[in-house]
């Protein structure tokens, strides 16, 4: 330093959740069953946590196309799936070292643009400064990137040639870059030989590909008490008012109130989904690995406002302290954290202790 594990044992006493059992001569109910009691099994994680990505299943939506967010972007490879994981490659930072860490499509073609301050200038570079040229002798106009000055970055680097002076303006060597072959490699890439003097850099909006239709199990079906009710059927009852047959009384029909029955939706509450499956443990082949693939053996919480708990001991583990031949005695500490539909996986907590491999002294 990197990689993998584990994350306490244990007794007593009182509770809780489920589960099948017993009848318990207590209760509910016609009855199926239940309620209550009794003993008896079973009862949180390695992250149950953040709800961040990805599937499984469930409503609903959905001709096609664009568009705008977000996420990803370097090679193989794994997986059900992925923005996830494993092995690599290149390229920059840290550390003696083991190792760690960040970045990896394009942006010269088909397209623009930023680089603050300071500097002439951030890429068609002339502020000093060199050099020519021309006058009015201090300046104009032109050349120049060698020097000097700014600046995080300033037109590859040394040295010779060349030149008015200079410059890859030309040569040698160094770094880089793009072609072209050959070797290894699945591959990114490496590394070798060669050609061309081709020779700034960050960075973003942008653009190019891929990938996401939306809520979530409080989804979603089925079953449904009591209260009130929509509506229907009987009964009765109405006047003081009410409409309709009528000119007008009576009757009658409707309406209306009131009992009774009947009955749909829904509420409370039950079931189901709900825990057997990309499942769990050993072992064996394949692979550097993630993984996968055969083969044995197992079955492992399912509450619903939410059970897995609370109190005393015992022991073990570490930690300071005394003592000390082994040892031992006191203290202390004993973590983060609690399922709620289920699965991969990420990231974040976390006393402590274990194991393998490498580094340094």
């Nucleotide at each position: 330093u990197u990689g993998g594990g584990u994350g306490g044992c244990u007794u007593g006493u009182c509770g809780c959740u489920c589960g099948g059992c017993g009848u318990g001569a207590c209760u509910g109910g016609a009855g199926a069953c239940g309620g209550c009691c009794g003993a008896c099994g079973a009862g949180a994680g390695g992250a149950a946590a953040g709800u961040c990505c990805g599937g499984g299943c469930a409503a609903c939506a959905c001709a096609g196309a664009g568009c705008a967010u977000c996420a990803c972007a370097u090679u193989u490879c794994c997986u059900a799936a992925c923005g996830g994981g494993a092995a690599g490659c290149c390229g920059g930072g840290g550390g003696u070292g083991a190792c760690c860490u960040c970045g990896g499509g394009g942006u010269u073609c088909a397209a623009g643009g930023u680089g603050a301050c300071a500097g002439a200038g951030a890429a068609u570079g002339a502020c000093c400064g060199c050099c020519a040229a021309c006058c009015a002798c201090g300046g104009u106009u032109g050349g120049u990137a060698a020097g000097g000055g700014u600046g995080a970055a300033a037109a590859g680097g040394u040295g010779g040639g060349g030149u008015a002076a200079g410059a890859g303006c030309c040569c040698a060597c160094c770094g880089g870059a793009u072609g072209g072959c050959g070797u290894g490699g699945u591959g990114a890439c490496a590394c070798g030989c060669u050609a061309u003097g081709c020779c700034g850099c960050a960075c973003u909006a942008c653009c190019u590909g891929u990938g996401a239709g939306u809520u979530g199990c409080a989804a979603u079906g089925u079953c449904a008490a009591g209260u009130a009710u929509a509506c229907c059927g009987c009964c009765a009852g109405u006047u003081a008012a009410g409409g309709g047959c009528u000119g007008c009384u009576c009757g009658u029909c409707c309406a209306u109130u009131g009992g009774c029955g009947g009955g749909g939706g829904g509420u409370a509450g039950a079931c189901a989904g709900c825990u057997a499956u990309a499942u769990c443990g050993a072992c064996g082949c394949a692979g550097c690995a993630a993984u996968g693939c055969g083969c044995c053996g197992g079955a492992c919480a399912g509450a619903u406002a939410a059970a897995u708990g609370a109190c005393a001991g015992g022991c073990g583990a570490c930690u300071g302290c005394c003592a000390u031949u082994g040892u031992g005695g006191c203290a202390g500490c004993u973590a983060c954290a609690u399922a709620a539909c289920c699965c991969g996986g990420c990231u974040u907590a976390u006393a402590g202790c274990c194991c393998a491999a490498c580094u340094g002294g």